[in-house]
Molecule: TPP riboswitch aptamer (THI element)
Organism: Raineya orbicola
RNA sequence: AAUGUUGCAACGGGGUGCUUUGAAAGGCUUACUUUCAAGGCUGAGAAUAUACCCGAAACACCUGAUGUGGAUAAUACCAACGAAGGGAUUGCAAAUUGAAACGUG
Numbered sequence: 001a002a003u004g005u006u007g008c009a010a011c012g013g014g015g016u017g018c019u020u021u022g023a024a025a026g027g028c029u030u031a032c033u034u035u036c037a038a039g040g041c042u043g044a045g046a047a048u049a050u051a052c053c054c055g056a057a058a059c060a061c062c063u064g065a066u067g068u069g070g071a072u073a074a075u076a077c078c079a080a081c082g083a084a085g086g087g088a089u090u091g092c093a094a095a096u097u098g099a100a101a102c103g104u105g
Stems, first nucleotide, its partner, number of pairs: 001097003005094006011055004017041010061086003068079003
């Protein structure tokens, strides 16, 4: 001096879906919708938080997308799209690598 490395700190970015039952409210009193409570599914996280994930990118997340294929009780559940287009960083320490100067032989 460098780093698709690690740790810490501060700062910042991000998501919160589907479904069953019960209660309440709305409603054309049917369908259905909303809220609350308790469960189920996937997941790191499924609504609040001193949590979880992520901060330069081939796992944060968003867009395309009310899209495509598959599966499911159902769903961004899985896969493709996708090295796509966007997307939030500084400091300190360590590690590794390299260079230079000086000293000694």